Context: one part of a larger RNA
RNA sequence: CGUUCGAAACUUGAGGGGAUCCUUCGAUAGUACGAGAGGACCUCGAAGGACAAACCUCUGGUGUACCGGUUGUCGAGCCAUCGGCACUGCCGGGUAGCCACGUUUGGUGCGGAUAAACGCUGAAAGCAUCUAAGCGUGAAGCCGUCCCCAAGAUUAAGUUUCGUCUGAGGCUCCUGGGAGAUUACCAGGUUGAUAGGCUCCAGGUGUAAGGCUGGCAACAGCUUUAGCCAAGGAGUACUAAUAGCCGAACU
Numbered sequence: 001c002g003u004u005c006g007a008a009a010c011u012u013g014a015g016g017g018g019a020u021c022c023u024u025c026g027a028u029a030g031u032a033c034g035a036g037a038g039g040a041c042c043u044c045g046a047a048g049g050a051c052a053a054a055c056c057u058c059u060g061g062u063g064u065a066c067c068g069g070u071u072g073u074c075g076a077g078c079c080a081u082c083g084g085c086a087c088u089g090c091c092g093g094g095u096a097g098c099c100a101c102g103u104u105u106g107g108u109g110c111g112g113a114u115a116a117a118c119g120c121u122g123a124a125a126g127c128a129u130c131u132a133a134g135c136g137u138g139a140a141g142c143c144g145u146c147c148c149c150a151a152g153a154u155u156a157a158g159u160u161u162c163g164u165c166u167g168a169g170g171c172u173c174c175u176g177g178g179a180g181a182u183u184a185c186c187a188g189g190u191u192g193a194u195a196g197g198c199u200c201c202a203g204g205u206g207u208a209a210g211g212c213u214g215g216c217a218a219c220a221g222c223u224u225u226a227g228c229c230a231a232g233g234a235g236u237a238c239u240a241a242u243a244g245c246c247g248a249a250c251u
Base pairs, nucleotide, nucleotide: 001152005163006162007161008160009159010158011157015149016148017147018146021049022048023047024046025045026044027043033038051106052105053104054103055102059100060099061098062097066093067092068091069090070089071086072085073084074083075082076081109145110144111143112142117137118136119135120134169246170245171244172243173189174188175187176186177185194240195239196238197236198235199234200233201232203229204228205227210223211222212221213220214219
């Protein structure tokens, strides 16, 4: 821009893409078969591998914005306590997120048309013949059933609702995000919990500082399962979401 008024929401599915895997074990049954050795079809059940998708409850990894320990040195006048630098100084843990080594799920089954093959009926050709007319059975393969995209499918579809100045709806802008390079998408913009802050909680670290007691001291104990805390959850308008613009009927 088109889809012939303008919109919002929900669909249909022409068409396209994905997936389609394999093994072992148990039972049938040591049966059928076979002199024996060996050893089934069919059918039922149970595990597993590889692959794929989603997710983070568990396990584990990362987690240079969290907590703690510790070395050297410099600084805050000194002690104490902190801060800078040394690969994040080094080390021990670790929330969210992201992830796999973790968890969950998937292939099944069924229907249709067939291949090779096996048949029924059956002439040409009084017989015979699966084939010439006709009718069946029959594959991990083909077409569906399953999952995803999908009306620019110009054959431009459908349904519902709203609105045409008493203006439906949308955009810019702003607060943000399980969304994201930008854009887009999504949640919100005071009739508000969108983000920050605050409070509480979960969770992490592991018992702060100061004080008291004991010890010559290093240090230990008590106050104290403290103190501190990121991305998590809930609540709460304290802060920031000001304001503005576009917008629809006959060629």

A computed fold for a 251-nucleotide part of an RNA from a Deltaproteobacteria bacterium, annotated as large-subunit ribosomal RNA, domain VI. NCBI's taxonomy places the organism under Bacteria, Pseudomonadati, Myxococcota, Myxococcia.